[in-house]
RNA sequence: GCGCGAUUAGCUCAGUGGUAGAGCGAUUCUUUGACGUAGAAUAGGUCGAAGGUUCGAUCCCUUCAUCGCGCA
Numbered sequence: 001g002c003g004c005g006a007u008u009a010g011c012u013c014a015g016u017g018g019u020a021g022a023g024c025g026a027u028u029c030u031u032u033g034a035c036g037u038a039g040a041a042u043a044g045g046u047c048g049a050a051g052g053u054u055c056g057a058u059c060c061c062u063u064c065a066u067c068g069c070g071c072a
Stems, first nucleotide, its partner, number of pairs: 001071007010024004018055001026042005048064005
């Protein structure tokens, strides 16, 4: 330099055009003498950035950024 892939909650990941989710973690409550376990509830997201297509974009297109793999 070229090609491919990834980027979504604190972490690991779903989500192929119509209000963004799970597990773990966090906080609160119940349970316990206490901790843990268990149960319930709550909070936490400009979906990497910019632009385009569309009535409507996490999703499709373009560029950029970061990371990984391959080729030279």

Predicted 3D model of a 72-nucleotide RNA (transfer RNA) from Candidatus Doudnabacteria bacterium RIFCSPHIGHO2_02_FULL_42_25. Rfam family: tRNA. Its family is annotated with triplet codon-amino acid adaptor activity in the Gene Ontology. It is annotated as a transfer RNA. The sequence was found in a public genome assembly.